[in-house]
This is a predicted structure of a 74-nucleotide RNA (transfer RNA) from Folsomia candida.
The RNAcentral record of the sequence draws on Rfam.
The coordinates come from a structure-prediction model, not an experiment, and the mean pLDDT is 80.
Its Rfam family is "tRNA". The family's RNA type in Rfam is transfer RNA. Gene Ontology term of the family: triplet codon-amino acid adaptor activity.
The organism belongs to Folsomia, within Eukaryota.

Formats: sequence, structure tokens, C1' cells
RNA sequence: GGCUCUGUGGCCCAAUUGGAUAUGGCGUCGGACUUCGAAUCCGAAGAUUGUGGGUUCGAGUCCCAUCAGAGUCA
Repeated sequence: GGCUCUGUGGCCCAAUUGGAUAUGGCGUCGGACUUCGAAUCCGAAGAUUGUGGGUUCGAGUCCCAUCAGAGUCA
């Protein structure tokens, strides 16, 4: 340098063929329970879906460029 794959809350992950208000777990915060705590249960906050642009009525999903990481070929 060429090619392939990955990138989504603080961490890990889902999202069918382009059509919902982007899913769940851990963690965080609040509450219930408890003598207190742990465990358990309930609730809440937290995301410009790596970045920029394009296509479309509509993009996490398709196209282009680019960044980071991994693999492979030379």
C1' cells in the first nucleotide's frame, strides 16, 4: 500500500428486507425491604449509532470519503 471485518449510553450487547419512541444486561442515582448492610424488588437518568457528506417520504441499516482497531496478502 491492496482487501476483509469491527466501531451503537460509563462497560458489554441487540435492532428481521430501509419503516416504532434505538433493545437488554452490568454499573450509577432514588425508593421499598432490613436494626444496619448485602441480596431481592420497583423506578429514574444516561446515546448526535466513530466522523463528514450523499440517496430516500423515511437511514443504526444503502452509497462515497475519512478516522481508529483487528485480520490477511505483498